[in-house]
Molecule: small-subunit ribosomal RNA
Organism: uncultured Chloroflexota bacterium
RNA sequence: AGAGUUUGAUCAUGGCUCAGGAUGAACGUUGGCGGCGUGCCUAACACAUGCAAGUCGAACGGGAAGCCCCUUUCGGGGGGCGGAGAGUGGCGAACGGGUGCGUAACACGUAGUUAACCUGCCCCCGGGAACGGGACAACCGCUGGAAACGGCGGCUAAUACCGGACGGGGCGAUGUACGGGGGACUGUACGUCGUGAAAGGGGUGCGGAAGCACUUGCCCGGGGAGGGGGCUGCGGCCCAUCAGCUGGAUGGUGGGGUAAGGGCUCACCAUGGCGAUGACGGGUAGGGGAUCUGAGAGGGUGGUCCUCCACACCGGGACUGAGACACGGCCCGGACUCCUGCGGGAGGCAGCAGUGAGGGAUAUUGCGCAAUGGGCGAAAGCCUGACGCAGCGACGCCGCGUGGGUGAAGAAGGUUUUCGGAUCGUAAAGCCCUUUUCUGCGUGACGAGGAUGACGGUAGCGCAGGAAGAAGUGUCGGCUAACUUCGUGCCAGCAGCCGCGGUAACACGUAGGACACGAACGUUAUCCGGAAUUACUGGGCGUAAAGGGCUUGCAGGCGGCUCUUCAAGACGGACAUGAAAGCCCGGGGCUCAACUCCGGGAGGCUGUCGGUGACUGGGGGGCUUGAGCGUGGGAGAGGGGCGUGGAAUUCCGCGUGUAGUGGUGAAAUGCGUAGAGAUGCGGAGGAACACCGGAGGCGAAGGCGGCGCCCUGGCCCACGGCUGACGCUGAGGAGCGAAAGCAUGGGGAGCGAACGGGAUUAGAAACCCCGGUAGUCCAUGCUGUAAACGAUGUGCACUCGAUGUCCGGGGCGUUACGGCGUUCUGGGUGUCCCAGCGAACGCGGUAAGUGCACCGCCUGGGGAGUACGGUCGCAAGGCUAAAACUCAAAGGAAUUGACGGGGGCCCGCACAAGCAGCGGAGCGUGUGGUUUAAUUCGAGGCUACGCGAAGAACCUUACCCGGGUUUGACAUCAUGGUGGUAGGGAGCCGAAAGGCGACUGACCUUCGGGAGCCAUGACAGGUGCUGCAUGGCUGUCGUCAGCUCGUGCCGUGAGGUGUUCGGUUAAGUCCGAAAACGAGCGCAACCCCUGGUGCCAGUUACAGGUGUCUGGCGCGACUGCCCGUGACAAACGGGAGGAAGGUGGGGAUGACGUCAAGUCAGCAUGGUCUGGAUAUUCGGGGCUACACACACGCUACAAUGGGGGGUACAACGGGUAGCGAAGGGGCGACCUGGAGCCAAUCCUGCAAAGCCUCUCGUAGUUCGGAUUGCAGGCUGCAACCCGCCUGCAUGAAGGGGGAGUUGCUAGUAACCGCCGGUCAGCACACGGCGGUGAAUACGUUCCCGGGCCUUGUACACACCGCCCGUCACGUCAUGGAAGCCGGUCAUGCCUGAAGUCGGGAGGCCAACCCUGAGAGGGGGAGCUACCG
Repeated sequence: AGAGUUUGAUCAUGGCUCAGGAUGAACGUUGGCGGCGUGCCUAACACAUGCAAGUCGAACGGGAAGCCCCUUUCGGGGGGCGGAGAGUGGCGAACGGGUGCGUAACACGUAGUUAACCUGCCCCCGGGAACGGGACAACCGCUGGAAACGGCGGCUAAUACCGGACGGGGCGAUGUACGGGGGACUGUACGUCGUGAAAGGGGUGCGGAAGCACUUGCCCGGGGAGGGGGCUGCGGCCCAUCAGCUGGAUGGUGGGGUAAGGGCUCACCAUGGCGAUGACGGGUAGGGGAUCUGAGAGGGUGGUCCUCCACACCGGGACUGAGACACGGCCCGGACUCCUGCGGGAGGCAGCAGUGAGGGAUAUUGCGCAAUGGGCGAAAGCCUGACGCAGCGACGCCGCGUGGGUGAAGAAGGUUUUCGGAUCGUAAAGCCCUUUUCUGCGUGACGAGGAUGACGGUAGCGCAGGAAGAAGUGUCGGCUAACUUCGUGCCAGCAGCCGCGGUAACACGUAGGACACGAACGUUAUCCGGAAUUACUGGGCGUAAAGGGCUUGCAGGCGGCUCUUCAAGACGGACAUGAAAGCCCGGGGCUCAACUCCGGGAGGCUGUCGGUGACUGGGGGGCUUGAGCGUGGGAGAGGGGCGUGGAAUUCCGCGUGUAGUGGUGAAAUGCGUAGAGAUGCGGAGGAACACCGGAGGCGAAGGCGGCGCCCUGGCCCACGGCUGACGCUGAGGAGCGAAAGCAUGGGGAGCGAACGGGAUUAGAAACCCCGGUAGUCCAUGCUGUAAACGAUGUGCACUCGAUGUCCGGGGCGUUACGGCGUUCUGGGUGUCCCAGCGAACGCGGUAAGUGCACCGCCUGGGGAGUACGGUCGCAAGGCUAAAACUCAAAGGAAUUGACGGGGGCCCGCACAAGCAGCGGAGCGUGUGGUUUAAUUCGAGGCUACGCGAAGAACCUUACCCGGGUUUGACAUCAUGGUGGUAGGGAGCCGAAAGGCGACUGACCUUCGGGAGCCAUGACAGGUGCUGCAUGGCUGUCGUCAGCUCGUGCCGUGAGGUGUUCGGUUAAGUCCGAAAACGAGCGCAACCCCUGGUGCCAGUUACAGGUGUCUGGCGCGACUGCCCGUGACAAACGGGAGGAAGGUGGGGAUGACGUCAAGUCAGCAUGGUCUGGAUAUUCGGGGCUACACACACGCUACAAUGGGGGGUACAACGGGUAGCGAAGGGGCGACCUGGAGCCAAUCCUGCAAAGCCUCUCGUAGUUCGGAUUGCAGGCUGCAACCCGCCUGCAUGAAGGGGGAGUUGCUAGUAACCGCCGGUCAGCACACGGCGGUGAAUACGUUCCCGGGCCUUGUACACACCGCCCGUCACGUCAUGGAAGCCGGUCAUGCCUGAAGUCGGGAGGCCAACCCUGAGAGGGGGAGCUACCG
């Protein structure tokens, strides 16, 4: 620090995803030790059990057990010591500990403030405590109740309670004096009036005692420290689809209340208060120090520790107290649980442990008060689940170990292999060494100042033992570090994103190896980062998401030049604060580290004081350039209203006139003999304004078009007179706002949604045609949208040029006074371009450049501009505007292709023009289909189908049935064996293969043996599979003219240029031009055949010669020559010469590539399968089947013919397992025969069409020959399935072939025969050969294929593409829905507990008073009842 992913590729936009760090974690696998931390995030769910707050006998009365003494009839009595438990009383229990429910608030943080307050225990100072009184517990007696807990009577103490006395100080009222404060107020001193407290106890010393002193406690007052209450400024969440909220509400006066201000509360009065700087409402949430991340700014979090707050089963309430509205107190209501004798009672772990439940998930019912701290006590001490420790959990951080050295025969073994090796790997073993940890034994702390240690016989230390007990987890396609094998076969599975898996998977599973980290490693969840992907730092809006349709304008934001002042902002200084911990730096302590201690520092913000005056801001003064006004001119479809004009359409009337008209691609519907259309005249009505007219003008936008008048807005120019910043922008608001639409009323010619009809079509809900209603028009009102676009907000300033056009002004020239030309200048509107900008396209003084000010808007695609809510609207609908879910993209610009029923140019038997066919018939052959035991397999549009097959009766043969063989029909190797061996083989069995087998019987040799054969083992074999694993070869586009490279140049880049352009060519052939210059593969040429000719050689049998001929070597043609066209080029047209003329004709030759084209069955070959069978052999069968369909052919349908007779002329070829002559036989196929020939010698071998002649006479025939019967021939082991040929007989379909379709441009098509390969035999096929020998091409519009340029594209598997909607079925999510049920909030009404306050007083009633001291009476705190 970035990376992957949209495309064929590119750039940019943009989302998704990954690598990092972190956690109170959880889960999976694994797990040696220690230290320090940390551990219910969920149910503030419910809790069994134990413990968590007591203490004081030096405040008080009383006093059990036990012990001692005396007495004793006894269950006895007395005394002393002793002091449990309980009670009265005091202090504490408001701390400490837990939790995060509630709370959006003065709850918290921070800075202030309280002149409006309180404060037990503690500290300091001053003063005081004289005298009395009456009770109540405990206890005793009686008594209720199951219990909890009481009731009545009686006795009693105090530091418990009460009375009044003294009066310092306090408090209240008030006076004087001196101070403080800005002030409300307040301090001190001296007066007057009222009010006005207390408690004692223990010990020691002195003293005979009384008592005194010291100590501790008590009362009053003043001060302090620490702790709290109240108030205020500022700061910190989301939703505006919450916009208005508020009745004690806002304020005042007075009363009450509190420690204290206050509307806190009440009476009365006033009518206020809060809010877009977000009130009110809803949701969520304890806040902070801090913590995680980040370069920072920021974002997330608030667990442990510290601090504040809130809460204690839920809700309410007060009491006590210095302090509570009180976690382990009380009362009431509620829910829940428990006890019960059914009458009543008890309880509150969000204290520490622990249990259940919930949950993915979170610990011991431990030890100790030794330390630190707390409560009580004078103290000893007691209490303390605060705390100190221990236990459990790899939950986190940190440290250590699982050994170190040496060791190559690179062991064995594993894996892999191209079989050579490679790798695990110095790894192991072996040898040498060490002992952290561990185990055993011993010793043994610090923590405590004298005693006292839970931790703990722990840490540490010493000795001994022995490499001993201690390694895993994840990953290995890219991102991302690490690769092979096997298995699997879109299955099983993986996956963070892209994506893997359909038979060779580095992506699944496994193994080996590797990489990473390591007592851990992965996964999941969450947060920050990367993400500049909310952009303050630090983004954007012409086309990617994004400028509001336009204007006006309140608030707000921003604001010209200059002088002065203030000091709010700003800047810098000092001080205060910013708790500790944490963080940073330095140092110290545990062996290090984590951890911890000490010291220093940082810390936004806040406050106080004093300072500066540039800038912003506030106040004041001035200025004119911004803005506005004025004066004089100017252009204009700017707006509104009222009139008015002509052309045209339609309709109406009349006339002329007759058969059509209209409409279309072509038609039809329609109109018309009841007179249309056409034409003339007249009339009616509505709407729109031809020409001018323009890239012209005006307006803010929408928009505005005949002419005239009225009313009216804006703009421009000139002048530089006036005001003096009056300005810019503008959330809300308001106004305007095309078309369509709505309401009411008019109007209605033309046009024309809907609708009717006619066509088109598979259909035609359309396009075309005939009609036609709303509407279009007017008035008034509504709607408020649009591709309302320049897809470009408004304003101002600045920044090279060129050229149109509209409207002004100035100068000059000219004038026929209309004007024209030129130049300068202002405003508007266009085009081109520099710099610059931009992803590119492009923009470029009318910016998309450079800046400033303000507004609006965007943040992946879909869902969706949708739902819900709100609001506007008569409605239609508008505005505002989500989420669930889903995708790994969606989108922009440009590039190369491909494609287009886009364009331009140009080719090809592509069409056209022709000739002959095919498609119909019969037959042959191939294929599909069907059939079959098998009909082996492959080929499949063109580019499969007389194709592989240039020869299926057996063989071939791969298929089927059956019989055999198993180292095999064939190859190599090893070991062993073998001499009458290998080989042959009568005969027998058998369908054959094969088996048995008398007999016969070898070769080489260095004499060892080899070869052969037999057996065994390795292995052979496979036409089994994969042509989508391959080589090779081939088809096709296409003999088309293309396909590329190097360097340079252009472009951010893909890529372009070159190869485009102007000509030309069969051709990217050549010429010219040109940011290109060259080059390669293709084209052409070089090669073969053929056409002319020269020379040489040859010729096969009677000899010679020539020619033809055969072979070879040459010559010849090159646009070379002439004329013309062309650009003076290339080239083209014509001509001469020539056998041949513009590549003469034909062939061979096939660029980069395409079709995963074809072939594993020609061959080769990876992998895989088989290997007593998928190999091999034999016999027989099949490949030859047959309702059908297609393809390629043959023969025909006849007279340009058939038949008979006669007769002429080839070429290419082939031949010894061969061609086979003459002669003879047969009607013939053929037989016989065997000459000659290894072939320019011999044979094949009579070529046929043609020509001459005869016949047939349009007929299913003297055409046609299928089919069938009989008789033969040939090949072959063998012609039944299943060959070819001959003769005789038979004589089918067929009378020129629908839609459609094929070949051919000259020695071509067509017609005719001949030869060859294959082959025993079999040719209508195929390959060649010659003979006869045409027709036509105007032309390139159309069909097919192709080349080049260009254009559009949402295609790139590339139009056989892509892609839209409905429907059917299923899944997921969300919305609506009659209705039903909850939660929460608000409001109204009813009932109303505990309790506090107030009220009047009914009842009860200690202290005090009176008294006759018995009773009783008065009085009143209190208790109780009632009312509010």